[in-house]
Molecule: transfer RNA
Organism: Patescibacteria group bacterium
């Protein structure tokens, strides 16, 4: 220098055009003499950034940034 893939909650990841989700973690409650466990619930998001397409974009297209791998 070229190519591919990845970027979504604190962490690990789903979601491939129509309400942004799960598990774990956090917090509250129930239970217990108490802790843990279990159960119920709550909160938590600029979907990496800019622009385009569309009635509608996390999702499609272009550019950029960061990361991983490969080739030279």
């Nucleotide at each position: 220098g070229c190519c591919a893939c990845c970027u979504u909650a604190g962490c690990u990841c789903a979601g491939c055009g129509g309400c942004a989700g799960a598990g774990c973690a956090a917090c509250u409650g129930u239970u217990u003499u108490g802790u843990a466990a279990a159960c119920a619930g709550u909160a938590g998001g600029u979907c990496c950034c800019c622009g385009g397409u569309u009635c509608a974009a996390a999702u499609c297209c272009g550019g950029g940034a960061g990361g991983u791998g490969g080739c030279u």